[in-house]
RNA sequence: GCCCCUGUGGCUUAGUGGUUAGAGCGGACGGCUGUUAACCGUCAGGUCACCAGUUCAACUCUGGUCAGGGGCG
Repeated sequence: GCCCCUGUGGCUUAGUGGUUAGAGCGGACGGCUGUUAACCGUCAGGUCACCAGUUCAACUCUGGUCAGGGGCG
């Protein structure tokens, strides 16, 4: 330099163009317990990496940028 893959809460991730983007772990609060752990319940936390485009409608499709990973030279 060229090609491919990936980017979604703190972490791991689901999500076939159409309802308010879900889950597990973690966190906070409460219940239970003599206490802790475990268990149960509730809650907070996401501008879906960024900028454009297509579309009635984009996390999803297209282009570019950035970051990470891999391959070729």